Model confidence (mean pLDDT): 90 of 100. The part of an RNA shown here (small-subunit ribosomal RNA, central domain) has 347 nucleotides and comes from an uncultured bacterium.

[in-house]
Context: one part of a larger RNA
RNA sequence: UUGGGCGUAAAGGGCAUUCAGGCGGGAUAUUAAGUCGGGUGUGAAAUCUGGAGGCUCAACCUCCAAACUGCACUCGAUACUGGUAUUCUUGAGUCAGGGAGAGGAAGGCGGAAUUCCCAGUGUAGCGGUGAAAUGCGUAGAUAUUGGGAAGAACACCGGUGGCGAAGGCGGCCUUCUGGCCUAUGACUGACGCUGAAGUGCGAAAGUGUGGGGAUCAAACGGGAUUAGAUACCCCGGUAGUCCACACCGUAAACGUUGCAUACUAGGUGUUAGAGAUUUAAUCUCUAGUGCUGUCGCUAACGCAGUAAGUAUGCCGCCUGGGGAGUACGCUCGCAAGAGUGAAACUC
Numbered sequence: 001u002u003g004g005g006c007g008u009a010a011a012g013g014g015c016a017u018u019c020a021g022g023c024g025g026g027a028u029a030u031u032a033a034g035u036c037g038g039g040u041g042u043g044a045a046a047u048c049u050g051g052a053g054g055c056u057c058a059a060c061c062u063c064c065a066a067a068c069u070g071c072a073c074u075c076g077a078u079a080c081u082g083g084u085a086u087u088c089u090u091g092a093g094u095c096a097g098g099g100a101g102a103g104g105a106a107g108g109c110g111g112a113a114u115u116c117c118c119a120g121u122g123u124a125g126c127g128g129u130g131a132a133a134u135g136c137g138u139a140g141a142u143a144u145u146g147g148g149a150a151g152a153a154c155a156c157c158g159g160u161g162g163c164g165a166a167g168g169c170g171g172c173c174u175u176c177u178g179g180c181c182u183a184u185g186a187c188u189g190a191c192g193c194u195g196a197a198g199u200g201c202g203a204a205a206g207u208g209u210g211g212g213g214a215u216c217a218a219a220c221g222g223g224a225u226u227a228g229a230u231a232c233c234c235c236g237g238u239a240g241u242c243c244a245c246a247c248c249g250u251a252a253a254c255g256u257u258g259c260a261u262a263c264u265a266g267g268u269g270u271u272a273g274a275g276a277u278u279u280a281a282u283c284u285c286u287a288g289u290g291c292u293g294u295c296g297c298u299a300a301c302g303c304a305g306u307a308a309g310u311a312u313g314c315c316g317c318c319u320g321g322g323g324a325g326u327a328c329g330c331u332c333g334c335a336a337g338a339g340u341g342a343a344a345c346u347c
Stems, first nucleotide, its partner, number of pairs: 003319004007301002012315001014201004021194003025088007033081002035077008049065006091191001092188005097182003103177007110154001114150008125136002162169002206247006216240001220236004258314006266292011277280001296303002320347003329340004
C1' cells in the first nucleotide's frame, strides 16, 4: 500500500464560516462524455501459457495456436452517471401570527458581605491550631453602635432547568443585537450536504501599555510540624485576580463519541410550544433535555430514536513501546512559547 479502524486499547481537528474539490431530490425531452456491444487498424520479435516436434531425457531449441486484458478510429445501444432544456415540491430558504431563554454588546442602578477610615460605648485580651507559636492589642485591639470610602462577586429563586457553534453565560433596569421553537397559509423552486487551504471565534494562566486594587493569593518572609520539610497547617504578603485596548491560541477545549440525512420495540420524568377531548395523575404532535430498556451492536464495560444499531455522502485522524511531541528546518509570537514534526539507538 491493500485492508482494518478511531467512547475506554493508537486514532474525531477546540469550535464555526467558507473558496476549490467530492457527493447530491421527483418528472419529461434531448445529447451520447462516462458506461456497454460490434467492426477495423495497431498492440515488433523474444518471453509467458496451451499443443506438437528436435537434441538418448531434461534444461535448451523449433513450429503452431492462444495471449498481449491496451490504444486509436468507426458503427451502434441508452438503463444508470454526466451535459443541455423544460417542469415539480417533498430537501433548503423567504414572508406573515404566537413563544421561551444566565445568547451577545453598551450604559445605569441595588442590597448583603468583606476590608479600611472617622466617632461613640467598653476593657484585656483577640486571633489561630491537632496542640501551639509567629501575628494583632493599654499609643485601647477583639466585640458592639453610628457615619464614610473602595473594589469585587451577585445568597435565596436554582432545577441531570434554560441559552449558545464551541469556549462559555446567572442581582435588577434600559438601549442595540444574533440564533432557536411552534401553528397555519402564501411564495422561491434543489437554491442542498460536506468542506483541504483561507478567515474568524476561542477557558485559565501568561505578555505589552494605561488604569484599578476590597478579597483571595503563585513568588517571597515568618511561625509550626518533621530526622529533614525548599511541602501539607498557621500569620503575613507581591505579581496576578478587576477594567480598557492590543497580543497569546493552548486545556482532561471531554459526551475522551466529526458533521449532515434516512430508517429501526417500548416505558417513565422534565423544558418550550401546538392541537383535541369525556377537564383528567387525560390523549396526540413538534423541538429540546434526562433515566430505563427490546432488536441489533460491542473484546468487555456498555450503547441502544440524543446509537456506539442499519445505511449513504464528505472531512479529520491512527498503524507496537521508549527515544519524543524531542532535534533540525520553516511559519507565527514582544516574550513565554505555539504550529508543523523526524532519525539514530533501544526493548
It matches the Rfam family "Bacterial small subunit ribosomal RNA".